[in-house]
Transfer RNA from a Lachnospiraceae bacterium, 74 nucleotides, folded computationally. Model confidence (mean pLDDT): 80 of 100. Its Rfam family is "tRNA".
RNA sequence: GGCACCUUACCUCAGCUGGUUAGAGGAGCCGCUUCAUACGCGGAAGGUCCAAGGUUCGAGUCCUUGAGGUGCUA
Repeated sequence: GGCACCUUACCUCAGCUGGUUAGAGGAGCCGCUUCAUACGCGGAAGGUCCAAGGUUCGAGUCCUUGAGGUGCUA
């Protein structure tokens, strides 16, 4: 340099054939329980879906460019 794949909450990830409310588990926070801690139980919060454009009535999902990462290859 070329090719392929990945990027969604603090972390690990799901998200179907584009469809109207963006989710799970863990961590952290609050409460219950305990003399206290852990375990357990309950609750709330947390996202410009990597960035910028484009297509569309509608984009996390499709297209283009860029950025970062992983692998293969010259």